[in-house]
RNA sequence: GGGCACGUAGCUCAGCUGGUUAGAGCAUCACACUGAUAAUGUGAAGGUCGGUGGUUCGAUCCCACCCGUGCCCA
Numbered sequence: 001g002g003g004c005a006c007g008u009a010g011c012u013c014a015g016c017u018g019g020u021u022a023g024a025g026c027a028u029c030a031c032a033c034u035g036a037u038a039a040u041g042u043g044a045a046g047g048u049c050g051g052u053g054g055u056u057c058g059a060u061c062c063c064a065c066c067c068g069u070g071c072c073c074a
Base pairs, nucleotide, nucleotide: 001073002072003071004070005069006068007067010026011025012024013023019057028044029043030042031041032040050066051065052064053063054062
């Protein structure tokens, strides 16, 4: 330099063929329980869906470019 894949919550990931509330588990915080922890239960908070632009009535999803990560080729 070329090709392919990936980028969604603090971490690991889901999200079907574009459709109207963006989710799960773990972690965090509060409460319940306990003599106190842990475990368990209930609830809460946490996201510009890597960035910019485009297509569309509508984009996490499609297209272009850029950034980052991994693999392969040279």